[in-house]
RNA sequence: AUUUGAUCAGGGCAAAAUCACCGAAAGGUGAUGACGCAAAACUAGAGGGUCUAACGCUCGAAGGAGCCAGGACAGCCAGUUGCCGGA
Numbered sequence: 001a002u003u004u005g006a007u008c009a010g011g012g013c014a015a016a017a018u019c020a021c022c023g024a025a026a027g028g029u030g031a032u033g034a035c036g037c038a039a040a041a042c043u044a045g046a047g048g049g050u051c052u053a054a055c056g057c058u059c060g061a062a063g064g065a066g067c068c069a070g071g072a073c074a075g076c077c078a079g080u081u082g083c084c085g086g087a
Base pairs, nucleotide, nucleotide: 002087003086004085005084012037013036017032018031019030020029021028022027035075041080042079043078047077048076049073050072051071056067057066058065059064
């Protein structure tokens, strides 16, 4: 440097759910809590994909319906970086 994840050491993160708060929503923050994770670290202006639809547009007598991201998700794929051990 490349590749790999059995074991070792130090360990790390924290799903669902509940409570409080923010948000139109998706979702986010904090506390409790661990389903799991060898990158469950970072990146949403490397890229793809997914979710929501306030505002806006169209339709409708109305209730509403459809479309739309500059909103959101990386614990969906991915890009970048990294500990220890093996080869």
A computed fold for an 87-nucleotide RNA from an Anaerolineales bacterium, annotated as c-di-GMP-I riboswitch aptamer. Model confidence (mean pLDDT): 88 of 100. NCBI's taxonomy places the organism under Bacteria, Bacillati, Chloroflexota, Anaerolineae, Anaerolineales.